[in-house]
RNA sequence: CACUUAUCAAGAAAGGCAGAGGGUAAUGGCCCGAUGAAGCCUUGACAACCUACUUCGAUUUAUUUCGGAGAAAGGUGCCAAUUCCAUCUCGUAAUGCUGAGCAAGUCGAAGCACAACGGGAGAGAUAAGUC
Repeated sequence: CACUUAUCAAGAAAGGCAGAGGGUAAUGGCCCGAUGAAGCCUUGACAACCUACUUCGAUUUAUUUCGGAGAAAGGUGCCAAUUCCAUCUCGUAAUGCUGAGCAAGUCGAAGCACAACGGGAGAGAUAAGUC
C1' cells in the first nucleotide's frame, strides 16, 4: 500500500517556540486565522478500539471460553463547526417550466428542473487483525 470488521450528529485546554496559512482525494462553497494558522515541545483534558486490571452472569478439566458493568496504568487516537456542507443514487416533495385533454377555466394528465427532509452508496478518518 492492499484486504476484513467496527465506529464516525456526543465529548475535550493552557503555556512556550514559531510566523501565514489551515479546515485530511478533487471541485465548488462556507468557515477559522496577527485577538496568532500549520508545525514542534511541555503539562492537562476527552474518549474507551487494543492490552493488563476489578466485578457479575453463563460455560469449561482448567481465570478455560463468551457476554455485561466498571475503572483508566500501558499502546493508539483525539481536544472549531455532523467526516463543516454539497457532488452518485433512491424516496417524499413545496415551487417553477412545459402542456395532452376538455366541461374552456384561478381546470389540468404526462414530462423536465428542483428548495428542503430522510435512506443507501462512494470516498475519507480512527482502531484492531490479516498480508
SAM riboswitch aptamer (S box leader) from a Chitinophagaceae bacterium, 131 nucleotides, folded computationally. Its Rfam family is "SAM riboswitch aptamer (S box leader)". Rfam links the family to the GO term regulation of gene expression. Taxonomically the source falls in Chitinophagaceae (Bacteria, Pseudomonadati, Chitinophagia, Chitinophagales). It was read from a public genome assembly, where an Rfam model found it. Model confidence (mean pLDDT): 84 of 100.